[in-house]
Context: one part of a larger RNA
RNA sequence: GGAUGAACGCUGGCGGCGUGCCUAACACAUGCAAGUCGAACGGUCGCAAGACAGUGGCGCACGGGUGCGUAACACGUAGCUCAUCUGCCCUUCAGUGCGGGAUAACGGCCGGAAACGGACGCUAAGACCGCAUAAGCUCACGGACUGCAGAGGUCUGCGAGAAAAGAUUUAUCGCUGAAGGAGGAGGCUGCGGCCCAUCAGGUAGUUGGUGCGGUAACGGCGCACCAAGCCGACGACGGGUCGGGGGUCUGAGAGGAUGGCCCCCCACACUGGGACUGAGACACGGCCCAGACUCCUACGGGAGGCAGCAGUGAGGGAUAUUGCACAAUGGGGGAAACCCUGAUGCAGCGACGCCGCGUGGGUGAUGAAGGUCUUCGGAUCGUAAAACCCUUUUCCAGGUGACGAGCAAGGACGGUAGCCUGGGAAUAAGCCUCGGCUAACUACGUGCCAGCAGCCGCGGUAAAACGUAGGAGGCGAGCGUUAUCC
Repeated sequence: GGAUGAACGCUGGCGGCGUGCCUAACACAUGCAAGUCGAACGGUCGCAAGACAGUGGCGCACGGGUGCGUAACACGUAGCUCAUCUGCCCUUCAGUGCGGGAUAACGGCCGGAAACGGACGCUAAGACCGCAUAAGCUCACGGACUGCAGAGGUCUGCGAGAAAAGAUUUAUCGCUGAAGGAGGAGGCUGCGGCCCAUCAGGUAGUUGGUGCGGUAACGGCGCACCAAGCCGACGACGGGUCGGGGGUCUGAGAGGAUGGCCCCCCACACUGGGACUGAGACACGGCCCAGACUCCUACGGGAGGCAGCAGUGAGGGAUAUUGCACAAUGGGGGAAACCCUGAUGCAGCGACGCCGCGUGGGUGAUGAAGGUCUUCGGAUCGUAAAACCCUUUUCCAGGUGACGAGCAAGGACGGUAGCCUGGGAAUAAGCCUCGGCUAACUACGUGCCAGCAGCCGCGGUAAAACGUAGGAGGCGAGCGUUAUCC
């Protein structure tokens, strides 16, 4: 000098765009943040329109938050998967036949303070189950071709196995099987990126094999048996620290530092563990168990999880509104109308940052008054002021008033931006410094005191270094200080 998610002191007119718990992954009052479909089904209320609890479907694995843990195939990059999965969407092919038994809701009954539960009876479906059919699919046993291979691929024979669901406004939407695509995901590998050797040896599922199990899938992933291996100064093992990257800051570069906002990936959701459902989770606003904590209780037993958006307490030098709207973009559901959406779009607060604008312009010498200094002549503040002329960015008042909305209508922002008219220089300047480094000097006060200070150093009676004043220099809605990085 540059930089910052900054803080502190003094000061503060406006706008645009950004940005705002870096500390306690501390604890949380309250509200909201994930629902939707009656064109799947039986029903209840209703004259109807319509509304609704339940069964069922899809979604809730996205979006949003945080950085605890993690030194690891977590991440980055380049590959491999002949070792894999994939709901919704797109393309192609083949189907959608016949039956059955239940169960919520509901009814009356019972238990419980509640949360909630029990037995009996009735009923529907695209819920559940059986049979049929099988182009193709899977498995077993054969054949032919291909192939470096006993891996795999193509064709083929025979046997076995497994499908489906209907709805309506008659135009569609669905359902099942197979193949491909797109997007998504799992797994494996090479290479790369912290500190300590005052961590030097580490390792028993350990390293490999055989078999079995398990998984969508390879694999000690798990298990039984067998062998005795495997890693390590090219740093194993141990300890410390830590989310990684795109990037960001600095620097001529090399490098150093950093990972806040935005984007990608990972991990986590009170702490620890576990599975269920599902195409997908070991699941932030799901379930079960244990623990700590908080709350309710009739003491028998129950309820809860803001690292979602606001907000509260605490911690801290320090970080915002318990706002508006689904109008736009996007997401979920629905045939649609539409519903939901603290994602998002906006608004509010903070000079926290960057950028822009303004606080007036011109004329004006008797160099007024006043301040300061003075060698008492004067010098300086200083064209500065006053005064006269002008302008109206900004401000105030009134009027008008959008784009953003793709046929019509529909705008949270917003009576905002913009535009027009009127008024009037009106509403708007500070902060730091002036010994050298370093740009800017005098007076008074003080007297090694009070104080200053980044380094050198100033102050003990003439202090350009302390304090005040005048003047000057620098920057300017900011200016200084502190902290940190280069």
Description
This is a predicted structure of a 486-nucleotide part of an RNA (small-subunit ribosomal RNA, 5' domain) from an uncultured Anaerolineaceae bacterium.